[in-house]
RNA sequence: UCUUAUCAAGAACGGCCGAGGGAACAGGCCCUGUGACGCCGUAGCAACCGCUUCUCUGCUUUUCUGGAGAAAUCCCGGUGCUAACUCCUGCCCCAUUAAGGGGAAAGAUGAGA
Repeated sequence: UCUUAUCAAGAACGGCCGAGGGAACAGGCCCUGUGACGCCGUAGCAACCGCUUCUCUGCUUUUCUGGAGAAAUCCCGGUGCUAACUCCUGCCCCAUUAAGGGGAAAGAUGAGA
C1' cells in the first nucleotide's frame, strides 16, 4: 500500500511528567493544575487470530496433513481496548416545521497479501 471483517456493548487504579488533549482541517461540544494527554506498572474488558472440541470436505488403504463451517473457552500464546456512538457534524439519499433515518468518505483494530 491492497483485500476483507468489525466498530451502540464492555472494562481502572497507582507511579512519573507538567500543558495542553479528544487522528488530520473547519465548526460544535467536551476532558484538563481536584494534574488531563503521554510513558511505566498492575488490574480488568473483550473474543479478531492461534490453541481446544464438533461437523462437513479434498487426498489417502488408513493415519498424518490440507480446506470450510459451527460452538464453547479465556487456562495458555499473538494482538487490541479500558471518557463521551469512531464524541458529533462536514459528501449523497429519504423524511421533515423541527427533531430524525440510511449510506459513503476518512479513521481505528484484527486477519490475509
Molecule: SAM riboswitch aptamer (S box leader)
Organism: soil metagenome